About this RNA:
Predicted 3D model of a 696-nucleotide part of an RNA (large-subunit ribosomal RNA, domain II) from a Candidatus Altimarinota bacterium. The full RNA is in RNAcentral, with records from ENA. Its Rfam family is "Bacterial large subunit ribosomal RNA". The organism belongs to Candidatus Altimarinota, within Bacteria. Its mean pLDDT, the model's own confidence on a scale to 100, is 83.
[in-house]
Context: one part of a larger RNA
């Protein structure tokens, strides 16, 4: 991994609420605990009103009483009476105290075990091949007055030297389910010393021991290990065992040492009990300052007038007066802008409120039980961000969440539509209709780009459609021929500036058919080539400018591998406008049959509470929840004068019953015990817990 089996809302309270039944009671009563008593099949039966609720309430209270309290009150005004039920017990729901649905730390505290590992001490013992260096001392000689000094001979120190044995653990490597829960091979430090090492002893848990690493205290020590407190406590995590039916949430708000947890409150649902109050629709009648709009107010703010007042000039001998102004400008006209925190206006919604209408639905009011308070996403109004976010943050709305079907290639949050079974019946929705894939054909355009089937600012004789306009047989628009001149090298500038460095002039003037004081190339300057204009030849279903509207290019680089139609493939499409008639398509509608909840009527029954049919009518997606009604297990106790060796449980096959959870029936194995109804109790249903134990 798998299969067995074992595994999680229990029980206790003379605690508190609710609900259902059941006894008394309702002409106010119910109830018994402790205890005893005779004695039973038996917890039965009998005694036993202490208590306990209820039978009156008020007020802090003494008290007083159908009244009481505040208050000076006979007022007010709170709470009550006038209208009379309850109480025990039993199940269920739900609280609370207890471990209180299971399992689950890290810890804490307490009493003991332990230094046969290690850490340091203490006591007694033991080891340390071989070589090597060669202090002091000492002996002798020499020198000297000594002190000493030299030499030689002897000597044998050292936390000295090299290197086994012991050691220790620095390096590489092998090993990493190992040979070893710390090794193995190969270097490597000490190896007379603060050396190493036998054996006996000593020293512990907030407490030793430590040349100190928070390192050791018997293979995980920053507080050992072992029982106990104790089933610590966990606002966390993870798990919680059959069925079918009804409804059916929340992810909000105030408050929290509160924010991944609570309380109330909104939202589910069960009960009673009130009505027509409720939702949606229509009229009506109401405020309103928001979209938008405007500019009357307050910010900004544009040109233009008109004028104060300020800058500049001229003026005068000086200070001024004055005069002027292509500067600057309040206030004021005149046109035109701006706005969350401007309004002279100002909707649509929304929102109250009145009638009406509206049974397909649902409000209030009490009372039980909850759940939920991490929300996503889409669109639409708004802020924050960068009018960035799969981003945050409000609001309305929808989907998800709790929602299956069918589209979109795949894809909770988008589109279309909400699943009670059955149906090899009919119909459409959104998307579709050339193959993969059900289901097409028709018309009249467009695009050539594989655009379609990614993107922008800008660019561009793509192209197709409109509009305006202007040249044109008096021959346009392109080609080819020719000209394309003089004064003049205009004038200034300049070394030079002659059409073409550069500044002025530019309607210069004259010959012209035309020809700029010159459109670009070019030269040092000049020459050359050329445009502008002119003429000739050719010739028109002519040529050109500008706006526009359709579709199309280009701009246009990414990382594993085409790869930005879901793929084949598609071009007068299989592409895109625009039209037209089909058709396919889904758990949606329809149709037929069947469940099951519920409404109105109606019919039988009855303990008057219901309970059972029948017709029509609705409904029947669901997580957390709430409510209902049922399977099955194990035990008890009645019952069936029950079943069984003429074959019981159990286990296999098979039929068949039921909406199911499961029942029944045969065959077959199996060898001794089992079950119907009717109750009752419950160690009561397992696929998950990194779930226990056991098997393979």
């Nucleotide at each position: 991994a798998c299969c067995a089996a074992c595994g999680a809302g229990u029980u206790a309270g003379u605690u508190c609420u609710a609900u259902g039944g059941c006894g008394c009671g309702u002409u106010a009563g119910g109830u018994u605990a402790a205890g005893g008593g005779a004695g039973u099949a038996a917890u039965a039966c009998c005694c036993g009103a202490a208590g306990c609720c209820a039978c009156a309430g008020u007020g802090a209270a003494a008290g007083c009483g159908a009244g009481g309290g505040u208050g000076a009150a006979u007022a007010a005004c709170c709470c009550g009476a006038u209208u009379u039920a309850g109480u025990g017990c039993c199940a269920u729901g739900g609280a609370c105290u207890a471990g209180a649905c299971c399992c689950g730390a890290a810890a804490c505290c307490g009493g003991g075990a332990g230094a046969g590992c290690u850490a340091c001490u203490c006591a007694u013992g033991a080891u340390c091949a071989g070589g090597u260096u060669g202090a002091a001392a000492g002996u002798c000689g020499c020198a000297g007055a000594a002190a000493u000094g030299c030499g030689a001979c002897c000597g044998g120190a050292g936390g000295a030297c090299c290197g086994a044995a012991c050691u220790u653990a620095a390096c590489g490597u092998c090993g990493u389910u190992g040979u070893a829960a710390a090794g193995g091979c190969g270097u490597a430090g000490g190896a007379u010393g603060a050396a190493u090492u036998g054996u006996g002893a000593g020293u512990u848990g907030g407490a030793g021991u430590g040349a100190a690493a928070a390192g050791c205290u018997u293979a995980c020590c920053g507080a050992u290990c072992u029982c106990g407190g104790a089933g610590a406590u966990a606002g966390c995590u993870g798990g919680u065992u059959c069925u079918c039916c009804u409804c059916g949430a929340u992810a909000u708000a105030g408050c929290u040492u509160u924010a991944g947890g609570g309380c109330u409150a909104g939202c589910c649902u069960c009960g009673u009990g009130u009505u027509a109050a409720u939702a949606g629709c229509a009229a009506u009648a109401g405020g309103g300052g928001u979209a938008g709009a405007g500019a009357u107010c307050u910010u900004u703010u544009u040109a233009g007038g008109c004028u104060a007042g300020g800058g500049g000039a001229c003026g005068a001998a000086a200070u001024a007066a004055g005069u002027c102004u292509a500067c600057c400008a309040a206030a004021c006209c005149u046109a035109g802008a701006u706005a969350a925190a401007c309004u002279u206006c100002g909707a649509a919604u929304a929102c109250u409120a009145u009638u009406g209408u509206g049974a397909g639905u649902u409000u209030c009011a009490c009372g039980g039980g909850a759940g939920u308070u991490a929300g996503a996403c889409u669109g639409u109004g708004a802020c924050a961000g960068c009018u960035a976010a799969g981003u945050g943050c409000c609001a309305c709305a929808g989907u998800c969440g709790u929602g299956a079907g069918g589209g979109u290639a795949a894809c909770a949050g988008c589109c279309c539509a909400g699943a009670c079974c059955a149906u090899c019946a009919u119909u459409u929705a959104a998307g579709g209709u050339c193959c993969c894939u059900a289901a097409u054909a028709a018309a009249a355009c467009c695009u050539a780009a594989g655009u379609g089937g990614a993107a922008a600012a800008g660019g561009a004789u793509g192209u197709g459609g409109g509009a305006u306009u202007g040249c044109g047989u008096a021959u346009a628009c392109a080609a080819u021929c020719a000209g394309g001149a003089g004064g003049u090298u205009g004038g200034c500038u300049u070394a030079g500036a002659a059409g073409c460095a550069g500044c002025c002039a530019u309607c210069c003037c004259u010959u012209u058919a035309a020809a700029g004081a010159g459109u670009g190339c070019g030269u040092a300057a000049c020459a050359g080539c050329u445009c502008a204009c002119u003429g000739a030849u050719c010739u028109a279903u002519g040529c050109g400018a500008u706006c526009u509207c359709g579709c199309g290019c280009c701009g246009a680089a990414g990382a594993u591998a085409u790869a930005a139609c879901g793929g084949g493939g598609c071009u007068c499409a299989a592409g895109g406008u625009u039209u037209u008639a089909a058709c396919c398509g889904a758990a949606a509608a329809u149709g037929u049959g069947g469940a099951u909840u519920u409404u109105u009527u109606c019919c039988g029954c009855c303990u008057c509470g219901g309970c059972g049919g029948a017709c029509u009518g609705a409904a029947u997606g669901g997580u957390a929840g709430a409510g209902g009604a049922g399977c099955g297990u194990u035990c008890c106790u009645g019952u069936c004068a029950g079943c069984g060796u003429c074959g019981a449980a159990g286990c296999u096959c098979a039929a068949u019953c039921g909406u199911g959870a499961g029942g029944u029936u045969g065959g077959g194995u199996g060898g001794a015990g089992c079950g119907u109804c009717a109750g009752g109790a419950a160690g009561u249903g397992a696929g998950a817990a990194u779930g226990u134990u056991g098997g393979u």